[in-house]
Transfer RNA from a Planctomycetota bacterium, 72 nucleotides, folded computationally. The coordinates come from a structure-prediction model, not an experiment, and the mean pLDDT is 81. Its Rfam family is "tRNA". It is annotated as a transfer RNA. Rfam's curators write: Transfer RNA (tRNA) molecules are approximately 80 nucleotides in length. NCBI's taxonomy places the organism under Bacteria, Pseudomonadati, Planctomycetota. The sequence is in RNAcentral, with records from ENA.
C1' cells in the first nucleotide's frame, strides 16, 4: 500500500430505513437490629467525525479518523 471486521450510556452489548432494547453499575427509596440479597425509582447515548441519497439514517453510499486481523 491493499483487504476483511468493529467503533452504540461509566462498562458490556442489541436493534439495520419509522427516531435507541436488555445486562452491569452508581445513587436514592423500600426491606432488615445491621449488612447482603430481593423490590421500586433514577442516570443528558447529537449511535466514531463529515458529506451525500431520502418525507425521514444508528441503519443505504462516499471520504476521513481510531482499533483488531489478513495479503504484500
Nucleotide at each position: 500500500a491493499g483487504g476483511u471486521c468493529g467503533g452504540u450510556c461509566g462498562c458490556c452489548a442489541a436493534a439495520u430505513g419509522g427516531u435507541a432494547a436488555g445486562g452491569c453499575c452508581a445513587u436514592c427509596g423500600u426491606c432488615u437490629g445491621a449488612u447482603a440479597a430481593g423490590c421500586g425509582a433514577u442516570g443528558a447515548a447529537u449511535c466514531g467525525u463529515g458529506a451525500g441519497u431520502u418525507c425521514g439514517a444508528u441503519u443505504c453510499u462516499c471520504a476521513c479518523c481510531c482499533g483488531a486481523c489478513c495479503u504484500a